[in-house]
A computed fold for a 76-nucleotide RNA from a Microthrixaceae bacterium, annotated as transfer RNA. The coordinates come from a structure-prediction model, not an experiment, and the mean pLDDT is 80. Lineage of the source: Bacteria > Bacillati > Actinomycetota > Acidimicrobiia > Microthrixaceae. It matches the Rfam family "tRNA". By type it is a transfer RNA.

RNA sequence: GCCCGAGUAGCUCAGUUGGCAGAGCAGCUGUCUUGUAAACAGCAGGUCAGGAGUUCGAUUCUCCUCUCGGGCUCCA
Numbered sequence: 001g002c003c004c005g006a007g008u009a010g011c012u013c014a015g016u017u018g019g020c021a022g023a024g025c026a027g028c029u030g031u032c033u034u035g036u037a038a039a040c041a042g043c044a045g046g047u048c049a050g051g052a053g054u055u056c057g058a059u060u061c062u063c064c065u066c067u068c069g070g071g072c073u074c075c076a
Stems, first nucleotide, its partner, number of pairs: 001072007010025004019056001027043005049065005
């Protein structure tokens, strides 16, 4: 330098044909308990990596950039 994959909640990850952004764990509150844990009930948490474009409408399609992972090439 080239190719491929990934980037979505604090963490690990889903998200179908472009049409209301989700789960588990963690966190907070409450119930329960002598207390803690567990269990149960509830709450909160998002610039869908960034920018631009297409579209009535983009996490989803197109282009550019950034970060991470893997592969290839060059190094006479």